This is a predicted structure of a 702-nucleotide part of an RNA (large-subunit ribosomal RNA, domain II) from Candidatus Obscuribacterium magneticum. The RNAcentral record of the full RNA draws on ENA.
Context: one part of a larger RNA
C1' cells in the first nucleotide's frame, strides 16, 4: 500500500416551536403506587420481569389582570384628569418531528492533577563481609659510621623504603579520529590515548522510595522511562485546537462585516440564508415635480502659503556736525500697502455631474418589501475597475468606499492561467444563429475586398537621452538676371593700423575696425611662425546646370538594449505579409440563442373525485423557472428486527455467491444460467447497533 470486517448527532429528563391527535358549552391530565388480566421470558416453586386493564384527584397547566402595596377588577397603574401613556382581557394531554438545557452528549486525540500501591537484579551513595592490583624504577623520614662544633646545627658514606609519586600488563576508563548510523549493536568496533597502592577496582549480603531518596552537583542517576518513576484507579479528565463523520433525487441558498468581548484562527447580538403563517405592491426601475448637501472643478473674499514689481514705516551706507540730537543724501534691505501672476486633506465669494430623502404617474413582479415564529452558517476573504489614505502617486503591499468577478461558476476566449474578456450548465440530438475571440498550416473559418504605412522579423518587452531612416503637412529663404554642392581664377592697396611686447606683421592680449583699387577681398574664419613666410575661409569671377537651404508640426521605424532551455510571436513560418492604420464584406466561433423531444418545480386555467366547504388529491394544458460550497426545506431508495398480510415461496432447490446486452431520473428493482444446500420474501404498518473510501482510524488477510 491494498482487499474484507468494524467504525462516530445516540439515550433519558425538563423547555420552545411546528404537525398529528383525544378531550373541552371551563374544562385537561393523572405520578408513585395498588388490584387484575396476559406472555412463544427466567425459575423447580414462590416469584422476578414484559404489555394490557381498572383504581390512585396528591400534583400540573388553565379559568383575571394590573399595581411596591392597601387596594380595585376586564380592567388597572402613574396622574387633579373623564388627558395621555404602561401592563393586560382563555385551552388541555399525548404521539412524532425539530430545536435548547443538562448529562461524556457526533467520534477519535494530549500533555496534566490527585489518590492507592509496585520497584535499588539498571544506577546513586552508604554499611557488613571477601577478592585482586606482573614487572620494573625514584629513594623522604629515621637510623649507623665519619668528619665537624664548646655543646647543637650542620657536611659526606652508607643503611631504610615513603608516596592520591614514575613507567608499564592485568583490571578500570574513554580524550581525538575512523567505522557503523534501516548498526553485529536501542550507544558497539577499530586505532591513538588516561588511571594503574588508592578520594583506587571488585564479588556477595543489607540500607535509602516518588515531592521522596541518592548526588565529589551534570537536574544527575532511581530497571533502554526523570524539571518530579513505574502500575491501577478518579477518567470516556479537558481540548475556543487539528482530523474523521457513512444512501439518494428535489427546491431555495449566504458570510468572511457592524458592535461588545483577558478578545482578535473563540464568542455574543445585529446583518446576510431558509422553512411556515399573515399582510397584499408597501419592493424594485424610469419619468416628473420637490428637497438638503459643500466633493470634482473652479476661484483667491477669509485662512494660511508664495513670485515678481513698485514702494511707506523701519533698518544699512555716505555726507554735514566738535559730539549727541538733528539734517541731507541713496541704482542697498524692507513690515503693511498696491499692482500682476500662482497654491492648498484639515482655504471657500462659488460650485456641478453622479448620489441620497420625499411625492405622483407608468411599468415590473411564480424567489419584491414587510410582521410574526422555527432552523441555520458566517465574523481569515480575493483578483479587477473607479474615488483615496499609508508606501517610493513601490510591491500579487497595506487600509477604507464603490462596482463586478472568484470564493459557491462549468462552457467559449487570453498557448498554458480561481478572480481578466465572452456567457450563468435541467437532459437529448453527427441541428440554427451569434458573442467574446478569430479566418496560411498545426486548426473550424477570407492566402478575401480597397487605400495608405513600416524593411526594423519592427510586429513578436522599456525610459532619459540621441540620429542627413522614411511618409504626411507647413513655414521662411535663394535660384535661368543662374541658386546650392563640385572644379578653375582671384582674395588686393595705404599697413607690419595704433598699443603692448624681447617681438606681435590679419590670427598672445586691449583700442579702434576707416579709407582706397575693384567683379570681389574682414584692419581678417581657422591652421601655422620666435617674429615673418605659408597654407586656408569669408567674399568675386568663370564653368556647369534645376532645383537648394533652414526649420515647425505629425505617421510608421533605428540606437540606447547586458544573465543563465532556442524560452520576450503557442510552434511552423510570415514582408503591396499571414505586420500596422482605415474603410468593407462573408465565414468560423460557446453548456448563449433558436428549433425538435423528455423529465420537474411553481403559478394560472380546466376536468374528475374527496371534503370538516376553508380546500385537498389525481389528469390534461400553458408560462415561466430548474449553477450553486456553508446551510434551511421537501419526498425516497436500502438494511436488521417485530406485528399484520398474501388460504406467498421453497430439498422439483431458500438465503449467500458468480455471470448477464433488462426495468427505473437516482439511491435501487427484476429476470435467466451455474454455484450452493435451508431457509426466504410480498403489502401495509412500527423499532432501529441503519448505508464508509478516507479519521498518521482499528482488527485480520495479502
Nucleotide at each position: 500500500u491494498c482487499c474484507g470486517g468494524c467504525g462516530a448527532g445516540u439515550u433519558a429528563a425538563u423547555g420552545g416551536u411546528g404537525c398529528a391527535a383525544g378531550c373541552a358549552c371551563a374544562g385537561g391530565u393523572u405520578a408513585a403506587g395498588u388490584u387484575u388480566u396476559c406472555g412463544u421470558u427466567c425459575g423447580a416453586a414462590a416469584g422476578a420481569c414484559g404489555g394490557g386493564a381498572a383504581c390512585g384527584c396528591a400534583g400540573c397547566c388553565g379559568u383575571a389582570g394590573c399595581g411596591a402595596a392597601a387596594g380595585c377588577a376586564a380592567g388597572u397603574c402613574c396622574g387633579a384628569a373623564c388627558a395621555g401613556g404602561g401592563c393586560g382581557c382563555c385551552g388541555u394531554u399525548u404521539g412524532c418531528a425539530u430545536u435548547a438545557u443538562u448529562a461524556g452528549a457526533c467520534c477519535c486525540g494530549a500533555a496534566u492533577c490527585c489518590a492507592a500501591g509496585u520497584g535499588a537484579u539498571c544506577u546513586a551513595u552508604g554499611c557488613c563481609u571477601g577478592g585482586a592490583c606482573a614487572g620494573g624504577g625514584u629513594g623522604a623520614a629515621g637510623c649507623c659510621g665519619u668528619g665537624g662544633u664548646a655543646a647543637a646545627a650542620c657536611a659526606c658514606g652508607g643503611u631504610g623504603g615513603a608516596g592520591g609519586c614514575c613507567c608499564g600488563a592485568a583490571g578500570c576508563g574513554u580524550u581525538g579520529g575512523g567505522u557503523g548510523u534501516u548498526g553485529a549493536a536501542g550507544a558497539a568496533c577499530c586505532u591513538c590515548u588516561g588511571c594503574a597502592u588508592g578520594a583506587g577496582c571488585u564479588g556477595g549480603g543489607c540500607a535509602u522510595a516518588g515531592g521522596g531518596g541518592u548526588g565529589a552537583a551534570a537536574g544527575g542517576c532511581c530497571a533502554a522511562u526523570c524539571g518530579a518513576a513505574c502500575u491501577u484507579g478518579g477518567u470516556g479528565a479537558u481540548a475556543g485546537c487539528u482530523g474523521g463523520u457513512u444512501c439518494u433525487c428535489c427546491c431555495c441558498g449566504a458570510a468572511a462585516u457592524a458592535g461588545u468581548u483577558c478578545u482578535a484562527g473563540g464568542a455574543c447580538u445585529a446583518g446576510c440564508c431558509u422553512u411556515a403563517u399573515g399582510u397584499g405592491u408597501u419592493u424594485c426601475u424610469u419619468a416628473c415635480a420637490g428637497g438638503g448637501g459643500g466633493u470634482a472643478g473652479a476661484g483667491c473674499u477669509c485662512u494660511g502659503g508664495a513670485u515678481a514689481a513698485u514702494g511707506u514705516a523701519g533698518g544699512g551706507c555716505c555726507u554735514g556736525c566738535a559730539a549727541c540730537c538733528c539734517a541731507g543724501g541713496u541704482u542697498c534691505c524692507g513690515a503693511a500697502g498696491u499692482u500682476a501672476a500662482c497654491c492648498a486633506a484639515a482655504c471657500u465669494c462659488c460650485g456641478a455631474a453622479u448620489a441620497c430623502c420625499u411625492g405622483u404617474a407608468a411599468g415590473u413582479a411564480u424567489g419584491a418589501g414587510c410582521a410574526u415564529a422555527g432552523g441555520a452558517g458566517u465574523c481569515a476573504g480575493u483578483g479587477c475597475g473607479c474615488g483615496a489614505g499609508g508606501g517610493c502617486u513601490a510591491a500579487g503591499c497595506u487600509u477604507c468606499g464603490u462596482g463586478c468577478g472568484c470564493a459557491a461558476a462549468a462552457g467559449g476566449g487570453a498557448a498554458a492561467c480561481a478572480g481578466c474578456c465572452u456567457c450563468g450548465a435541467c437532459c437529448g440530438u453527427c441541428g440554427u444563429c451569434u458573442a467574446a475571440g478569430g479566418u496560411c498550416c498545426c486548426a473550424a473559418a477570407a492566402u478575401u475586398c480597397a487605400a495608405g504605412c513600416u524593411a526594423a522579423g519592427u510586429g513578436g518587452u522599456a525610459a532619459a537621452g540621441g540620429a542627413u531612416g522614411u511618409g504626411g503637412a507647413u513655414u521662411u529663404a535663394c535660384c535661368g538676371a543662374g541658386a546650392c554642392a563640385g572644379c578653375u581664377g582671384g582674395g588686393a592697396g595705404g599697413u607690419u593700423g595704433g598699443c603692448u611686447u624681447a617681438g606681435a606683421a590679419g590670427c598672445a592680449g586691449c583700442c579702434a575696425u576707416c579709407c582706397u583699387u575693384a567683379a570681389a577681398a574682414g584692419a581678417g574664419u581657422g591652421c601655422g611662425u620666435a617674429a615673418u613666410a605659408g597654407c586656408u575661409c569669408a567674399c568675386c569671377a568663370g564653368u556647369c546646370a534645376a532645383g537648394u537651404a533652414a526649420a515647425u508640426c505629425u505617421g510608421c521605424g533605428c540606437c540606447g538594449a547586458a544573465a543563465a532551455u532556442u524560452a520576450a510571436c503557442g510552434g511552423g513560418g510570415c514582408u503591396c505579409a499571414a505586420g500596422c492604420u482605415u474603410g468593407a464584406u462573408a465565414c468560423c466561433g460557446a453548456a448563449g440563442u433558436c428549433a425538435c423531444g423528455g423529465g420537474u418545480u411553481u403559478u394560472u386555467g380546466u376536468c374528475a373525485g374527496c371534503u370538516u366547504c376553508g380546500g385537498c388529491u389525481g389528469g390534461c394544458a400553458a408560462a415561466a423557472g430548474c449553477g450553486g460550497u456553508a446551510g434551511g426545506g421537501g419526498a425516497g431508495c436500502g438494511u436488521u428486527g417485530u406485528c399484520a398480510u398474501c388460504g406467498g415461496c421453497g430439498u422439483u432447490g431458500a438465503a449467500g455467491g458468480c455471470a448477464u446486452a433488462c426495468c427505473g431520473a437516482a439511491a435501487g428493482g427484476a429476470g435467466u444460467g451455474c454455484u450452493g444446500g435451508a431457509g426466504c420474501g410480498u403489502u401495509g404498518a412500527c423499532a432501529a447497533g441503519u448505508g464508509a473510501g478516507g479519521a498518521u482510524g482499528u482488527c485480520g488477510g495479502a